[in-house]
RNA sequence: AUGAAGGUAGCAGGAGAGUGGGGAAUAGCCCCCACACCGACGAGGCAAGUUUAGCUAAUUGAAACAUGGCUGAACCACUCUUUCAGGUGCCAAUUACGAUUGGCGUGGA
Numbered sequence: 001a002u003g004a005a006g007g008u009a010g011c012a013g014g015a016g017a018g019u020g021g022g023g024a025a026u027a028g029c030c031c032c033c034a035c036a037c038c039g040a041c042g043a044g045g046c047a048a049g050u051u052u053a054g055c056u057a058a059u060u061g062a063a064a065c066a067u068g069g070c071u072g073a074a075c076c077a078c079u080c081u082u083u084c085a086g087g088u089g090c091c092a093a094u095u096a097c098g099a100u101u102g103g104c105g106u107g108g109a
Stems, first nucleotide, its partner, number of pairs: 006104001008102003011098001013097001018035006036088003042084001043082003049075008058067002
C1' cells in the first nucleotide's frame, strides 16, 4: 500500500576561498612564477560495534569448553578530518545537499 527503504532522470533553491609580478589578449579571463587560502564531485584516514585468532583461572567446570579480561587481525559513519586531486576577481555557473515531479523498486523506516 493513496507504495517505505534504496536507486535513477528532470528541476526551484544552493556555497566557500587571493593577492602581487610577468606574458598574451582587448574584453571579463587564458598561461607562468611566488607566497597565501577553500571544501560541496572524487580520493585517503578515523570510533563504538560485529566477526575471528591467540593468551589468561576472575566465575563455573572433568576439560581454555562457556562468560569475563588482555592482545592482534578483518569489516566499519559523517556536513568529521587530510588537502592528494580539484578549486580561489565581480557576476554567472556549480559536483554536496535538495522542496517537488516522473520512472524503477517492494518491506522496510